[in-house]
Order: sequence, then C1' cells, then structure tokens
RNA sequence: CGGAGGAGGUGGGCGUUCGCCGUUUCGUGCGGAGGAAGGUCCGGACUCCCGACGGGCAGCAUGCCGGGUAACACCCGGCCGUGGCAACGCGAGGGAAAGUGCCGCAGAGAGCAGACCGCCUCCGGGACGACCGGGGGUAAGGGUGAAAGGGUGCGGUAAGAGCGCACCGCUCGACCGGUGACGGUCGGGGCACGGCAAACCCCAUGCGGAGCAAGGCCGAGUAGGGGGGCUGAGGGUCGCCCGUCCCCGCACCCCGAUGUCAUCGGGGGAGGCCCCCGGGUGGGCCGCUUGAGCCGCGCGGUAACGUUCGGCCAAGAUGAAUGAACGCCACCCUCACGGGAACAGAAUCCGGCCUACAGCCUCCUCCGACCG
Repeated sequence: CGGAGGAGGUGGGCGUUCGCCGUUUCGUGCGGAGGAAGGUCCGGACUCCCGACGGGCAGCAUGCCGGGUAACACCCGGCCGUGGCAACGCGAGGGAAAGUGCCGCAGAGAGCAGACCGCCUCCGGGACGACCGGGGGUAAGGGUGAAAGGGUGCGGUAAGAGCGCACCGCUCGACCGGUGACGGUCGGGGCACGGCAAACCCCAUGCGGAGCAAGGCCGAGUAGGGGGGCUGAGGGUCGCCCGUCCCCGCACCCCGAUGUCAUCGGGGGAGGCCCCCGGGUGGGCCGCUUGAGCCGCGCGGUAACGUUCGGCCAAGAUGAAUGAACGCCACCCUCACGGGAACAGAAUCCGGCCUACAGCCUCCUCCGACCG
C1' cells in the first nucleotide's frame, strides 16, 4: 500500500420566534422519543382467575460441557464437527446394537444387499484361437446415486475377497490428563453397527391460564345484580385424575301440633339446572413510572458478570404532546445557481432475540506485495 476478518461508537450542532404535553411556589423555571421506541418471538416483574400444596397422566418447550443471570430458547468461556491459507465464521450438537416408519429420481441392487457391464474358470459348437451358447466363481475395476456393507499399500488367488499382513479408521478394555464435554498412550478384536429423530418414538430437564382493555377506588345506583320454579347432602382451584389440609353447607335453626328431653308436619339452608327482569357511560382517579435503574472510579473474574464508594432522577400523555419557520456552521453532490441528508416514532415496566438503517468515526487481528 492492497485485500480480508472481528469488536464498538455516532445517528447533525447552535441561536431567535411561535406552538403542544407534563409539572409548578401560577411569575417564570424545568423536563419532553429510539438504537432499534419496531416484530410481539422468548424470559420475567406486577395483577386477577370462588383456597393452599403434593403426586400421576396428557400436552408443549428445551437438549455437547462448565459458568453468568431474577429468569430464558439469552450471554460468556471451552469441547467436538464443519467451511476458510489465515484472522475467523457456522452448527436444535442427547439416543439409530428398544420398537415402528421412510430413503423420491436414477440404478441390476436402497437393507438380515446386489451380477448390468467387466474379470476368471468349466462344458458344447468352432480349429486347442477369435467368436457364439450354457453352468459356476468373483463385490478388485466400470456405471447409477445424497448414500452401494471400512480406506491405502503389499502379499495372495484361476480371477477375487480382512483371505493374510502393515498403517489409518472403527470397536472393546486398561491407564494417564481434564471439574466436565473430551483428549492422549498402550493392548485385544478382522470389523460385527448405511442414513434420517426440525418422522413417530425413547430418555433427561422445565412449564397452570389470562393479560395494564390486568386490576383497584369514587359518585348516582337494587350493582360482590334481582326475582321465580325445580333440585338438594353435598359443594369449592388453573387440561384430566388422585391425595393432604382449608373454606361453605348438612349436622343445625325457626314455626305449629301431640307432648317433660321426644315424635310428627312445615319453612329456612351451600351448590346445580331452567325461566323472567334490570344493568357501567367515548365518566373521573389510582395502577404510572425510583427501577433486577443510569453514570463514574476502584476491586474480583480470561470473559459473560458481580461488587464497594460517590453522583444523578431523565416523557408519563389516553386518541394520544415531543412540532414548525428563519438564520449561521458542519457533511454529501454540483464550476455555480441549487439540491440532498437513512431506518423509523414511546403507550405498564424490565432482560434478551430477530428484523430495518444514508453517511461518518475508532480500535484489534489475518493474508499478500514492496521498502528499510
């Protein structure tokens, strides 16, 4: 200098005037969109679901190891596989020797393999050859395919073949290193086990549902609606079932008759079913923004992250405010006049993931070339 890989930041600035929302000591003053506020895909906080918990089944999700975190499907560091010369990128990455299923097209054969071509051999014809026909052997070679029952080499053989041997691979065992995933060394075994589980399934772990239009309060109101009929000894939670405790009801209470406590009759009584009637409005307030908060320094840790101390308070509206005009400067295009400037906009709040994004800036690393 050229090319490439990785990490991070920024997302115009200042002034004047007018306007909007919130707050206010009613004078002003102060605050007023984002890195993604977005998609609503995960994980939580919070709230309610007629009570709390435990177990089983079903369903759903996740799936190498260790760590981080309130939690996660997220993050960090590793392992293994894979792509790249490399920096580095990518991987739902448990189980296919429990069972079932699938493997299109092509191909002779796709799963307890397969003779299409080829190779070898025997028999017959031919001439003992070429060639033709038939029997047998063969998975080394060709061909098909994503995939054809280990690979390379030597020996061996009629030709071949783990048939034998060496190395590599596989598998079993022991030892060593590592918290672990896993790695290494040595020895045994000719090798038994094709692929697919984002196919069913098996194993392990986790998980109730609905959502701020949650939910609560206020006023007028019969408002945790009211009335009637039948039923009634049981009933009550978040898929189904079971269990423990708890709560409501029955047990009990009231009335009448006979009658001393008792008996008989009637009524009330949780919940369920059916019928009828009434009834929450573009109401107000709370929830609502001080929170797993932000910034800085130090410390611990490879890192994610944790933490001491100090400082700070930074939209909270509800049909939804956060804007507009002008001037100057900065950036890009143009000789100039002039023009351009991304993606996009809070709606209960956090932690992530994913997606969109003009231009600019910073740092680290790799490869190549040249110069000293």

Model confidence (mean pLDDT): 77 of 100. This is a predicted structure of a 372-nucleotide RNA (Bacterial RNase P class A) from a Candidatus Sulfomarinibacteraceae bacterium. NCBI's taxonomy places the organism under Bacteria, Acidobacteriota, Thermoanaerobaculia, Thermoanaerobaculales, Candidatus Sulfomarinibacteraceae. Its Rfam family is "Bacterial RNase P class A". It is annotated as a ribozyme. Gene Ontology terms of the family: ribonuclease P activity, dimeric ribonuclease P complex and tRNA processing. The sequence is in RNAcentral, with records from ENA.